A computed fold for a 98-nucleotide RNA from Candidatus Brocadia sp., annotated as c-di-GMP-I riboswitch aptamer. The organism belongs to Candidatus Brocadia, within Bacteria. Its Rfam family is "c-di-GMP-I riboswitch aptamer". Its family is annotated with cyclic-di-GMP binding in the Gene Ontology. From the family's description: GEMM was predicted in a large-scale screen for bacterial structured RNA regulatory elements. Its mean pLDDT, the model's own confidence on a scale to 100, is 80. It was read from a public genome assembly, where an Rfam model found it.
[in-house]
RNA sequence: GACUGAUAAAGGCAAACCCUGAGCGAUCAGGGGGCGCAAAGUAAAAGGGUCUCUUAAGUUACAAGGAAGUACGCUAGAAAGAUAGCCUUACUGCCAAA
Numbered sequence: 001g002a003c004u005g006a007u008a009a010a011g012g013c014a015a016a017c018c019c020u021g022a023g024c025g026a027u028c029a030g031g032g033g034g035c036g037c038a039a040a041g042u043a044a045a046a047g048g049g050u051c052u053c054u055u056a057a058g059u060u061a062c063a064a065g066g067a068a069g070u071a072c073g074c075u076a077g078a079a080a081g082a083u084a085g086c087c088u089u090a091c092u093g094c095c096a097a098a
Stems, first nucleotide, its partner, number of pairs: 004096002012037002017032006035085001041091003046088003049083004054078002057075003060071003
């Protein structure tokens, strides 16, 4: 120095849930909280996944029986977003037993 990761030490982060605020929403910010985390640090203008919103198209039920309509219905193409605590990836970083 690289890999690796202790029942080590120092320090760190903070899920669910609650309160306040922002957003149509996914979600985010602050406070409390602590499930967990050795990158749970950064990047969503690197790829995939999931989710949200808008909107073609299709479709189900109801209603109507001319066209409309209702169920923020369901499936799904596209656009715009969210998530780095979904995975991969890129960059950076604390400690040091085996």